[in-house]
Context: one part of a larger RNA
Molecule: large-subunit ribosomal RNA, domain II
Organism: Patescibacteria group bacterium
RNA sequence: GCCAACGACUUUACGGAUGCGGCGAGGGUAAGCUUGAUAAAAGCGGACCCGCAGGGAAACCGAGUGUUAAUAGCGCGCAAGUCGUUUCCGUAAGACCCGAAGCCAAGCGAGCUUGUCCUGAGCAGGUUGAAGUGGAGGUAACACUCCAUGGAGGACCGAACUAGUGGGUUGUGCAACACCCUUGGAUGACUUGGGAUAAGAAGUGAAAAGCUAAUCGAGCUUGGUAAUAGCUGGUUCUCUCCGAAACAGUUUUCGGACUGGCGCUUAUUCCGGUUCCGCACAGCGGAACCGGAGGUUAGAUGGAGGUAGAGCACUGGAUGGUCUGUACUGAGCGCAAGCUCAGCAGACCAAUCAAACUCCGAAUGCCAUCUCUCAUAAAAUAAGUAGUUAGACUGUGGGGGCGAAGCUCCAUGGUCGCGAGGGAAAAAGCCCAGAUCGUCGUCUAAGGUCCCCAAAUUCUUACUAAGUGUAAAAGGUGGUAGUAAACCAUUGACAGAUAGGAGGUUGGCUUAGAGGCAGCCAUCCUUUAAAGAGUGCGUAACAGCUCACUAUUCGAUGGUUUAUUGCGCCAAAAAUGUACCGGGGCUAAGUAAGAUACCGAAGACACGGAUGAUAUGACAAUAGUCAUGUCGUGGUAGGAGAGCAUUCCAUACUGCGCUGAAGGUGGACCCGCGAGGGCUGCUGGAGUGUAUGGAAGAGAAAAUGUUGGU
Numbered sequence: 001g002c003c004a005a006c007g008a009c010u011u012u013a014c015g016g017a018u019g020c021g022g023c024g025a026g027g028g029u030a031a032g033c034u035u036g037a038u039a040a041a042a043g044c045g046g047a048c049c050c051g052c053a054g055g056g057a058a059a060c061c062g063a064g065u066g067u068u069a070a071u072a073g074c075g076c077g078c079a080a081g082u083c084g085u086u087u088c089c090g091u092a093a094g095a096c097c098c099g100a101a102g103c104c105a106a107g108c109g110a111g112c113u114u115g116u117c118c119u120g121a122g123c124a125g126g127u128u129g130a131a132g133u134g135g136a137g138g139u140a141a142c143a144c145u146c147c148a149u150g151g152a153g154g155a156c157c158g159a160a161c162u163a164g165u166g167g168g169u170u171g172u173g174c175a176a177c178a179c180c181c182u183u184g185g186a187u188g189a190c191u192u193g194g195g196a197u198a199a200g201a202a203g204u205g206a207a208a209a210g211c212u213a214a215u216c217g218a219g220c221u222u223g224g225u226a227a228u229a230g231c232u233g234g235u236u237c238u239c240u241c242c243g244a245a246a247c248a249g250u251u252u253u254c255g256g257a258c259u260g261g262c263g264c265u266u267a268u269u270c271c272g273g274u275u276c277c278g279c280a281c282a283g284c285g286g287a288a289c290c291g292g293a294g295g296u297u298a299g300a301u302g303g304a305g306g307u308a309g310a311g312c313a314c315u316g317g318a319u320g321g322u323c324u325g326u327a328c329u330g331a332g333c334g335c336a337a338g339c340u341c342a343g344c345a346g347a348c349c350a351a352u353c354a355a356a357c358u359c360c361g362a363a364u365g366c367c368a369u370c371u372c373u374c375a376u377a378a379a380a381u382a383a384g385u386a387g388u389u390a391g392a393c394u395g396u397g398g399g400g401g402c403g404a405a406g407c408u409c410c411a412u413g414g415u416c417g418c419g420a421g422g423g424a425a426a427a428a429g430c431c432c433a434g435a436u437c438g439u440c441g442u443c444u445a446a447g448g449u450c451c452c453c454a455a456a457u458u459c460u461u462a463c464u465a466a467g468u469g470u471a472a473a474a475g476g477u478g479g480u481a482g483u484a485a486a487c488c489a490u491u492g493a494c495a496g497a498u499a500g501g502a503g504g505u506u507g508g509c510u511u512a513g514a515g516g517c518a519g520c521c522a523u524c525c526u527u528u529a530a531a532g533a534g535u536g537c538g539u540a541a542c543a544g545c546u547c548a549c550u551a552u553u554c555g556a557u558g559g560u561u562u563a564u565u566g567c568g569c570c571a572a573a574a575a576u577g578u579a580c581c582g583g584g585g586c587u588a589a590g591u592a593a594g595a596u597a598c599c600g601a602a603g604a605c606a607c608g609g610a611u612g613a614u615a616u617g618a619c620a621a622u623a624g625u626c627a628u629g630u631c632g633u634g635g636u637a638g639g640a641g642a643g644c645a646u647u648c649c650a651u652a653c654u655g656c657g658c659u660g661a662a663g664g665u666g667g668a669c670c671c672g673c674g675a676g677g678g679c680u681g682c683u684g685g686a687g688u689g690u691a692u693g694g695a696a697g698a699g700a701a702a703a704u705g706u707u708g709g710u
Base pairs, nucleotide, nucleotide: 001710002709003708004707005706006705011093012092013091014090015089016088017087019085020084021083022082023081026050027049028048032044033043034042035041054061055060064076065075066074067073096234097233099231103224104223105222106221107220108219114198115197116196117195118194119193120192121191122190123188125157126156127155128153132149133148134147135146136145137144161185162184163183166181167180168179169178200216202212203211204210237643238642239641240640241639242638247260248259249258250257251256261388262387263385264384265383266382267381268380269379270292271291272290273289274288275287276286277285278284279283295374298371299370300369301368302367303366309360310358311357315354316353317352319350320349321348322347323346324345325344326343329342330341331340332339333338391416392415393414394413395412396411397410398409399408400407421432422431423430436609437608438607439606441605442604443603447599448598449597450584451583452582456596458595459594460593461592462591463590469586475570476569477568479567480566481565482564483563484562485561486560487559488558496553497552498551499550500549502526503525504524507521508520509519532547536545537544610633611632612631613630614629615628616627617626618625619624644699646696647695648694649693650692651691652690653689655688656687663683664682665681666680667679669678670677671676
């Protein structure tokens, strides 16, 4: 992992609601007692409980009462309960099941390990050579020196022994700490055997919170104990109807709870009028119709408002100009008076900005009235009872952020959540569209129609040449197609070719020089068809080349310039392999505008079936069944309803069964929407079914579930 079995909303009491039942202005007994078999059951037992009258603090009054001077009012009241039982919920209990780390108590542990005590044992070999002693020298005597002897030491080297330094191996190991090489100590605070002793808030500790039996920041075992768990996981058959929330307030509150909001179930529907019916007839009850109230959709009408926008009239910001004022001020000028500029303040003019500015001011939205639509709608009320209170993205309006985020916080729609289907290659949140079931039927939506791949290699007019399409900016672009304007042109444009392009003059200044062409100033006149006191190259400066300008030639279905639009081009570099069309591939199968067909979904329609609600009718009789019409049938949390199966009990069938029960294993058969139920073959070998009720140890695929098997 797989298979099988087991495995989770229970029970009691009290309270509330609900359906059913008994009795009913009443209802019920409890303990106990009697009979009985110590059972079941019956009888007694009215103590007590609920109800039958309320109001007021009370006196007190009473279908009323309190308030008050008063009822005008207003508050609370003005006859259906009670007992049993079903289901749901709450409370107390282990309270749906499993799960802590922990807390406390009583015991058991020092055969591991720590310390201590008692009693024993062990330490190859080698080295060093303290004190002391002897001798010699030496001294007045000591001291001192030398030689010998001696054998000290938490001395040295190094086995046993002990430790565990570095590296490697191992790491489902030889091993829940080992093995190999290496290494520290090795006569000592040494190592070690046996015996004894100290323990759980306690011991022991050369102190690491170390060790106290593979367990230690408080051992182990049992008990309290089903500790507690606002937390995680799990919670078992079927079908049908409805169907959320991720918000607000409060919270030692933010992953919890309570109340409201949103869900479900049950019940109900306000007022007036007319007509009719029934009865116990001044009245009560019921039915139908009409009108109003309430809800919904749309329109109209009437409102409140200060947003978008706009504006500068206020409050503030802010630019330019003109004017005025201002002073022991700053700058310049001046002998000074003073003038100019700057500074500050104000007025005016012009042009502006604002969430906390407004002389103005929408669209929507909101409120109200009227009309219309809807009536199986929608809403409200009452009772009972859930879940939810981590939301996500997307459009729009905003705050925060960097006008970043698949960011964050609001508002307002949508979708997902709880929604399948088609499209976007693939896809929670985008686009289309809401799945009751069946059909090898039809029509469409979004999106598509060359092939993968269903449907146009469809039509018309343009554009693009970049595979742009199929990736991006500032900026650049004589790519190409348009649009607009101005100007030139057969009295010859534009481009090209030929020729000229001169004189005063080397203009003046400056300068070493400055001659059109370093720089500054001026920029005239003449001859001309035309020619600048010179457009660029060039020279040290000249020279030289060239341009402007002119003539000739050439001969335009023309040319020059500016602005602008469409589609392109450059800008454009990344990591496994093309890799930014889904692929093939495409010059349209790209782009723009238009047209007509077709494809395309669980949408709509067609045909048939199921089922819920509702209306009507028929049969029936209070149950229900059938038919027709209409509207429905996605669904998580969750609510409601109807059923299937299992075990046991009661009654009946006085059922079935060795001529074969249950169980097991097959079937292409029958019934039921389904859970399931029949029939039947084989096996099996002794019990078991059907109907109607009742009671539950009542349904497993999940809980790192438990046990067994494999």